[in-house]
RNA sequence: AAAUAUUUUCGGGGGAUGGUGAAAUUCCACAUCGGCGGUAAAGUCCGCGAGCCGUUUUAGACGGUUGAAUAGGUGAAAAUCCUAUACCGACGGUUAAAGUCCGGAUGGUAGAAAGUGUUC
Repeated sequence: AAAUAUUUUCGGGGGAUGGUGAAAUUCCACAUCGGCGGUAAAGUCCGCGAGCCGUUUUAGACGGUUGAAUAGGUGAAAAUCCUAUACCGACGGUUAAAGUCCGGAUGGUAGAAAGUGUUC
């Protein structure tokens, strides 16, 4: 240094704004947020996770589904940087329709870091 086993820790952000209204942090206006791995540094590329649906007596496992970007510039290389203008966002709840409020969730996961053992 690598492979492998195992333990511990970590592991999702965001409206104290204005308008209308009987009622909206849900509509309209404005503001604001961006999980993990890969790759020239990515919410919009590729892949994964969460969520949702189905099968199953349960635990669990398996299967399915799963949003959104263009133009110009720099460069060896950028759909990732810079400039400009766009776009997207599970389920349940709610005096009124939610990425931002409340709830499942002091949950779970992709994974990240560190320690220890073994092998070479």